[in-house]
RNA sequence: AGGUGAGGUAGAGGCGCGGAGACUAUGAGUACUUUGUUUGACUUGGGCAGGAUGAAAACAAAGGAAAGGAGAAUCCGCCGAAGUGCAUUGAGGCGCCUAAACUCAAUGUGCUGGGACUGCAUUUAAUAGAUGCAGGACUGUCACCGAAAAAUUCCCGGUUUUUCGGUGGAGUGCUAUCUCACUG
Numbered sequence: 001a002g003g004u005g006a007g008g009u010a011g012a013g014g015c016g017c018g019g020a021g022a023c024u025a026u027g028a029g030u031a032c033u034u035u036g037u038u039u040g041a042c043u044u045g046g047g048c049a050g051g052a053u054g055a056a057a058a059c060a061a062a063g064g065a066a067a068g069g070a071g072a073a074u075c076c077g078c079c080g081a082a083g084u085g086c087a088u089u090g091a092g093g094c095g096c097c098u099a100a101a102c103u104c105a106a107u108g109u110g111c112u113g114g115g116a117c118u119g120c121a122u123u124u125a126a127u128a129g130a131u132g133c134a135g136g137a138c139u140g141u142c143a144c145c146g147a148a149a150a151a152u153u154c155c156c157g158g159u160u161u162u163u164c165g166g167u168g169g170a171g172u173g174c175u176a177u178c179u180c181a182c183u184g
Base pairs, nucleotide, nucleotide: 002183003182004181005180006179007178008177009176010175011174014079016078017077018076019075020074023071024070032063033062034061035060036059037058038057042050043049044099045098046097047096048095082112083111084110085109086108087107088106089105090104091103092102113139114138117135118134119133120132121131122130123129141169142168143167144166145165146164147163148162149161150160151159152158
């Protein structure tokens, strides 16, 4: 020189990941309100309150939303970006209280390199989207094997770099670089 281990910094994959407000469409002529008719005792569980002066429900007419999710652009943060399963904790959650379904956040732990397509399931108003599982390809990265070219060498061999092909692994990875320790 090189090698191994620990820690740090900066990067790469590409329809790359996530967030924000405005806009647009959907949601939806839905929920809901009023009037009329039918009907006749309930209103998510429990309680309160309400209800034959008509609960819940149905039909007709008039009026008539919103949230979540989505889209293209802009801005912001980034490359376990992020998503998701389980557990725990906290907050929200109907006319009121409480509880559940459900939503959000934090922590711990497991899985997934990435985007797309197809099928099934779940969710949703939705054949949109999202999530999970599976499938065969694509792509990036590293390892091993093989081939070709170039460089090094007088030559062979070896080594290095690049390209192509095949097989396989996973992001606690990969590339570059710095510090420390060990080896040499």

Predicted 3D model of a 184-nucleotide RNA (Lysine riboswitch aptamer) from a Clostridia bacterium.
Its mean pLDDT, the model's own confidence on a scale to 100, is 80.